This is a predicted structure of a 96-nucleotide RNA (SAM riboswitch aptamer (S box leader)) from uncultured Faecousia sp. Of the family's consensus pairs, 97% are formed in the model. It matches the Rfam family "SAM riboswitch aptamer (S box leader)". Its family is annotated with regulation of gene expression in the Gene Ontology. RNAcentral holds the sequence, with entries from MGnify.
[in-house]
RNA sequence: CUUAUCGAGAGUGGCGGAGGGACCGGCCCGAUGAAGCCCGACAACCUGCGGCUUGCCGCAAGGUGCCAAUUCCGGCGAUGAAGAUCGACAGAUGAG
Repeated sequence: CUUAUCGAGAGUGGCGGAGGGACCGGCCCGAUGAAGCCCGACAACCUGCGGCUUGCCGCAAGGUGCCAAUUCCGGCGAUGAAGAUCGACAGAUGAG
């Protein structure tokens, strides 16, 4: 840079000790224990195996990912009296 997805799912564990939710503004989470590490779980993008209508289905879980809140909400634009709805931007993850 390209492309797909982002309203589902997942711990009463161990170590650790004050931060965390990308950024900004909110609003939250956190000593009834944050980040991080380990274990465990979830899911099934890639992968492997099988089936067949050849692009889908099923099984597994090796490589990633993920485990508060819709990507926590908004940030730009359109419509609308407003609540709001839709689209983009940004971001995250996979594959290339």